A computed fold for a 71-nucleotide RNA from a Microcaldota archaeon, annotated as transfer RNA.

[in-house]
RNA sequence: GCGCUUGUAGUCUACCGGUAGGAUACGAGCUUCCCAAGCUUGAGAACCGGGUUCGAUUCCCGGCAGGCGCA
Numbered sequence: 001g002c003g004c005u006u007g008u009a010g011u012c013u014a015c016c017g018g019u020a021g022g023a024u025a026c027g028a029g030c031u032u033c034c035c036a037a038g039c040u041u042g043a044g045a046a047c048c049g050g051g052u053u054c055g056a057u058u059c060c061c062g063g064c065a066g067g068c069g070c071a
Base pairs, nucleotide, nucleotide: 001070002069003068004067005066006065007064010024011023012022013021018054026042027041028040029039030038047063048062049061050060051059
């Protein structure tokens, strides 16, 4: 330099055109003599920019970052 691939809460991970779900962590409450565990509840996310579309996390283009391969 070229090609392929991945990018979603603090972390891990689903969904793949029509509301973004779960786990864990975090806050509050219940329980307990206290802690842990358990139960209830709350807040929290689509790498960035553009395009297509009535509608984009999803499809297309470019960029950035990680991984793999070739030279």
About this RNA: It matches the Rfam family "tRNA". The family has 954 seed sequences and 5,335,975 matches in Rfam 15.1. The family's RNA type in Rfam is transfer RNA. The same sequence occurs in records of 2 taxa. Its mean pLDDT, the model's own confidence on a scale to 100, is 83. The source organism's lineage runs through Archaea, Nanobdellati and Microcaldota. The RNAcentral record of the sequence draws on ENA.